[in-house]
């Protein structure tokens, strides 16, 4: 140099082009003599950047940057 995968909340992942979700983690609050377990609530996102496509893009193209694997 090519070539596939991949980057979405702090962390692990999720979203047939049509309101960005779960679970862990923290925050409050119940429950308990106290912790821890459990129960509720609420927060918490420039979707990696830039451009195109489209009435709408995280999702598709396109070049680029991180990671990660292959080939030489």
């Nucleotide at each position: 140099u090519c070539c596939c995968c991949u980057g979405u909340a702090g962390c692990u992942c999720a979203a047939c082009g049509g309101u960005a979700g779960a679970g862990c983690a923290g925050g409050a609050u119940c429950c308990u003599g106290u912790u821890a377990a459990g129960a509720u609530c609420a927060a918490g996102g420039u979707u990696c950047g830039u451009g195109g496509u489209u009435c709408g893009a995280a999702u598709c193209c396109a070049c680029g940057c991180g990671g990660g694997g292959g080939a030489g």
A computed fold for a 72-nucleotide RNA from Candidatus Roizmanbacteria bacterium RIFCSPHIGHO2_02_FULL_40_13b, annotated as transfer RNA. The prediction has a mean pLDDT of 81. It was read from a public genome assembly. Rfam family: tRNA. The family's RNA type in Rfam is transfer RNA. Gene Ontology term of the family: triplet codon-amino acid adaptor activity.